Predicted 3D model of a 107-nucleotide RNA (SAM riboswitch aptamer (S box leader)) from Paradesulfitobacterium ferrireducens. It was read from a public genome assembly, where an Rfam model found it. Lineage of the source: Bacteria > Bacillati > Bacillota > Clostridia > Paradesulfitobacterium. Rfam family: SAM riboswitch aptamer (S box leader). Its family is annotated with regulation of gene expression in the Gene Ontology. The model forms 94% of the base pairs in the Rfam consensus. The coordinates come from a structure-prediction model, not an experiment, and the mean pLDDT is 78.

[in-house]
RNA sequence: CUCUUAUCAAGAGCGGCUGAGGGACUGGCCCGAUGAUGCCCGGCAACCGGCAAGCGUAUGCUGCAAGGUGCUAAUUCCUGCAGAACCUAGGUUCUGAGAGAUGAGAG
Repeated sequence: CUCUUAUCAAGAGCGGCUGAGGGACUGGCCCGAUGAUGCCCGGCAACCGGCAAGCGUAUGCUGCAAGGUGCUAAUUCCUGCAGAACCUAGGUUCUGAGAGAUGAGAG
């Protein structure tokens, strides 16, 4: 980097350093010198792995501290393609896909 699979409506500092941009992209709409962003510490808890016990045919469910990644504004901030419903024909809502993010496995 590619493929497969699971999850994405919850949760997480009024700390230190840095210094202008950022929220993946489009169009919006937001955050930002009352410091964005990044790093550190702290924190959260999704997956993997470990430990222990119970239920269960099995998949699986529940608990525990630490480890490997991860995350730490707003539903993945909304939207982008398709369908359905409503309707003042402007739009709104719902469902699914696509795209994206993270974990695990494989090449």